This is a predicted structure of a 289-nucleotide RNA (Bacterial RNase P class A) from a Candidatus Dojkabacteria bacterium. A source record names the gene rnpB. The RNAcentral record of the sequence draws on ENA. Its Rfam family is "Bacterial RNase P class A". Rfam classes the family as a ribozyme. Gene Ontology terms of the family: tRNA processing, ribonuclease P activity and dimeric ribonuclease P complex.
[in-house]
């Protein structure tokens, strides 16, 4: 310098006119003094204050760790994905019973969608029978009747990889080594867990719990146009406000340029979306030195 990442700040100040709302003094009057939008006041998506019905059980919701916090929620770690060249974002988190049960679904395509499953093509034994040939054999065809989950096809998914033994052809059917289960020790962390080891199992029992289920915790509905009463444009109502709503324009100075989204309606806190300008730290490139 450019593009992009994170985090934070900002959303003009002083000052003078004019003008609006509410208070306060004043006399109900002139008229003085004080005070008046926003980070999101927005969307109305969550926790809550309030208020009225209601009073059990459906029904919903949450669910890896740690600190805050009533809570939503925030921030910081885990553990698997997924996006970027990168800084750096993001999306899921109890349970598929082996350890506490069961049920169901998987469209189209597949030969087969879970059950110690499945034989469409392909591989190979074997009978039979055809046909060639270098002829007791050996090629190749068709028909039986079987072996295979290597290899190809389907699928989002098809039952660990690899190499090798093996075998008629194959297979964890055996071996390593690579992965994973189960149990255990050790080490680091508050923890979720990671890492290292030791034993043990060829190691079929995958995927959906945003279907039903099961564990655990937590959970009543409607909303201020709720409602109250004294029936009033009274309270609910606010150190902006309540007749559907004021919160403004103008001029100078200063400042870099005053520009964006955007206008409180019962009140707080979170989340999400919109947007101006800036500061730090940072990645990428490209330029000079």
């Nucleotide at each position: 310098c450019a593009a992009g990442u994170a985090u934070u700040c900002u959303a003009g100040a002083u000052g003078g006119u004019u003008g609006c709302g509410c208070c306060u003094a004043g006399a109900u009057a002139a008229u003085a003094g004080g005070u008046g939008a926003g980070g999101a006041a927005a969307g109305u998506c969550c926790g809550g204050a309030c208020u009225c019905c209601g009073u059990a059980a459906a029904u919903g919701g949450a669910a890896c760790c740690a600190a805050c916090g009533a809570g939503a929620g925030u921030u910081g770690g885990a553990u698997g994905g997924g996006a970027g060249u990168g800084a750096u974002c993001u999306c899921a988190u109890g349970g598929a019973g082996a350890a506490a049960a069961g049920g169901g679904c998987a469209a189209c395509a597949g030969a087969a969608a879970g059950a110690u499953a499945u034989a469409c093509c392909g591989u190979c034994c074997c009978g039979c029978u055809g046909a060639c040939u270098u002829a007791u054999a050996g090629u190749u065809g068709g028909c039986g009747a079987g072996a295979u989950a290597a290899g190809g096809g389907u699928g989002a998914a098809a039952u660990g990889g690899u190499a090798g033994u093996g075998u008629a052809a194959g297979a964890g059917a055996c071996u390593a080594c690579c992965g994973g289960g189960u149990a255990u020790u050790g080490u680091a962390g508050u923890a979720a867990u990671a890492c290292a080891g030791u034993a043990u199992c060829g190691c079929g029992u995958g995927g959906u719990a945003a279907c039903c289920c099961c564990u655990u915790c937590c959970u009543g509905g409607a909303g201020c146009a709720a409602g109250g009463u004294c029936u009033a444009a009274c309270c609910g109502c606010a150190u902006a406000g309540a007749u559907a709503g004021a919160u403004a324009a103008c001029c100078a100075u200063c400042g870099u340029u005053a520009u964006a989204c955007a206008g409180a309606a019962u009140c707080c806190g979170g989340c999400u979306u919109a947007c101006u300008g800036a500061a730090u730290a940072c990645u990428u490139g490209c330029g000079c030195a």